[in-house]
Context: one part of a larger RNA
RNA sequence: UGACGGGGGCCCGCACAAGCAGCGGAGCGUGUGGUUUAAUUCGAGGCUACGCUAAGAACCUUACCUGGGUUGGAAUACUAGGUGAACAAAAUCGAAAGAUGGCGGUAUCCGCAAGGAUCACCUAGACAGGUGCUGCAUGGCUGUCGUCAGCUCGUGUCGUGAGAUGUUCGGUUAAGUCCGAAAACGAGCGCAACCCCUAGGUCUAGUUAUACGUGUCUAGACCGACUGCCUCCGGCAAGGAGGAGGAAGGUGGGGACGACGUCAAGUCAGCAUGGCCUUUAUGUCCAGGGCUACACACACGCUACAAUGGCGCAUACAAUGGGUCGCGAAACCGCGAGGUGGAGCCAAUCCUCCAAAGUGCGUCGUAGUUCGGAUUGUAGGCUGCAACUCGCCUGCAUGAAGUCGGAGUUGCUAGUAACCGCAGGUCAGCACACUGCGGUGAAUACGUUCCCGGGCCUUGUACA
Numbered sequence: 001u002g003a004c005g006g007g008g009g010c011c012c013g014c015a016c017a018a019g020c021a022g023c024g025g026a027g028c029g030u031g032u033g034g035u036u037u038a039a040u041u042c043g044a045g046g047c048u049a050c051g052c053u054a055a056g057a058a059c060c061u062u063a064c065c066u067g068g069g070u071u072g073g074a075a076u077a078c079u080a081g082g083u084g085a086a087c088a089a090a091a092u093c094g095a096a097a098g099a100u101g102g103c104g105g106u107a108u109c110c111g112c113a114a115g116g117a118u119c120a121c122c123u124a125g126a127c128a129g130g131u132g133c134u135g136c137a138u139g140g141c142u143g144u145c146g147u148c149a150g151c152u153c154g155u156g157u158c159g160u161g162a163g164a165u166g167u168u169c170g171g172u173u174a175a176g177u178c179c180g181a182a183a184a185c186g187a188g189c190g191c192a193a194c195c196c197c198u199a200g201g202u203c204u205a206g207u208u209a210u211a212c213g214u215g216u217c218u219a220g221a222c223c224g225a226c227u228g229c230c231u232c233c234g235g236c237a238a239g240g241a242g243g244a245g246g247a248a249g250g251u252g253g254g255g256a257c258g259a260c261g262u263c264a265a266g267u268c269a270g271c272a273u274g275g276c277c278u279u280u281a282u283g284u285c286c287a288g289g290g291c292u293a294c295a296c297a298c299a300c301g302c303u304a305c306a307a308u309g310g311c312g313c314a315u316a317c318a319a320u321g322g323g324u325c326g327c328g329a330a331a332c333c334g335c336g337a338g339g340u341g342g343a344g345c346c347a348a349u350c351c352u353c354c355a356a357a358g359u360g361c362g363u364c365g366u367a368g369u370u371c372g373g374a375u376u377g378u379a380g381g382c383u384g385c386a387a388c389u390c391g392c393c394u395g396c397a398u399g400a401a402g403u404c405g406g407a408g409u410u411g412c413u414a415g416u417a418a419c420c421g422c423a424g425g426u427c428a429g430c431a432c433a434c435u436g437c438g439g440u441g442a443a444u445a446c447g448u449u450c451c452c453g454g455g456c457c458u459u460g461u462a463c464a
Base pairs, nucleotide, nucleotide: 001464002463003461004460005459007458008457009456010455011454012453013452015448016447019412020411021410022409023408026303027302028301029300030299031298032297033296034294035293043052064289065288066287067286068285069284070283078125079124080123081122082121083120084119087104091100092099093098107118108117109116110115129278130277132276133275134274138272139271140267141266142265143263145261150189151188152187153186154185155184156165157164158163168181169180170179171178195255196254197253198252200223201222202221203220204219205218206217209214226249229243230242231241232240233239305405309364310363311362312361313360314359315358321352322351323350326345327344331340332339333338371402376397377396378395379394380393381392382391418440419439420438421437422436423435424434
C1' cells in the first nucleotide's frame, strides 16, 4: 500500500422483511451426469455449465461407429526425368462411391531437318488437406464482478523510502453528482448528457384508410420539462419537502451504451494464428447405423390435480411481424388433419387474420368425476428420394399418475407480477424452446436487526 476479520461507523441493491405467483411431489418435453453401446461426435462445470454453443440431428447437417472405396486430391504453382496424348461411348460388377472396359480420338506452333516451345499425362521432390493436440503460446469475440462508482495522471507539497496528498472532512446525490472547507491546483477514462423507441401538442404531406368533408392513422420537422415558478427547510450554498400549472415533475418510462482491472474464466469446433503431430492417412468419397440407448440422479420448462372450473351454443375487442422457389382469398369436398381451386398481392392496397382469456345462456354438483390427459390400439392426412430405427398433425377407441407437493429454493416494486392468446427467426417437414407483440391486470414495502452481494471512511493483523 493492499487483502482479510464471526472489528467499528455510514450507505445501497427484490439482499432481507411485507406480499403475489411458482419450483421441489405427478405425467410429459428438453438439457446434463451416470450407465450402456461398434458409436451413443465434441465443447460448456459454483455464482458466471446443465431449453448452453444448437435461429430447429430421418438422409444431408455430422465432426462419431461399421463396412466398401480412393491417393496429388477442391486450389496455386515450381524443379528434374519420362511419355505423346488428353478425353471417352456401349457394356459388366456394385448399396452407392467407385472399379473394369475401351467404340471413337491420335494435339498445337516455329522449322527442310535436327531440335525447340506450348499443352496434357506419369514418376520423384517441394505442396494441399486435418472439426488432430495445446484457450496454460495467441488475435478477435464473450461471460462475470457491475451500469457497481469507481480507476488514474501532470505539476506542486510532505516523507530517508515504500508511498501519501489530490480521491480526506461537513453536507448532498442514482452517481468521485454538486456545494463548502482543506497543500493542493488542474486534467483524463468512467457518471450524466449527446443517440433510438415511447407518453402531449403544432405544422407539412396524404400512397393507404374513409360514403366524402377529413385525419384518433402513417412519417418528417419542430415545440414541450429546465427544480423554470410559489412556500418552507438549509449556511445568502449544493440540495431537500410540499404546491401550482401541465399530457408528462424532479433521471417521466424503456433501450443502446459496460472505466482501470479480476477470474492463466470461456472459445484452436465460427474465424484467424505460433508450435507440435499426421501425409496410401488423424486426408477424402459413399452406404447403413449413431448423436433419439435407459435400473437411475440433477437442472430448466409444459400440462394438471378442478366449480374464480370443465363442456356446449351464441357473441365482442388487438398489436408486432412475414410473404414471389412465397402468402394464398371466395367457392366446393372431407367429422377432422387436409384436399380441389386459383382471385388478389413484389404488399398501409391482397393474403397470413377466426385472437384468446372476456361476455350471455345452458349443463355438470365434489366424484379420481363430463377433472386430468399420459399410454396403447386402429384408421387417416402432410412434408420429403425416403418417416423402421427416428417427424408432425387428425378421427375413433383406450383413460395412467395426479386431490396442491418434505427439507429447501426461484422470480417479481406497476401497466410490473400473474393469467391469455398472436407473430417471427431457424425451417422441405418438425417449437412445451427462443425473440418479439399486444389483451386482462393485482398484492405489498413497517423498516434495515438479521442472510447474500457491493461502495466509502476507520481499526487490528504473525497474510502478500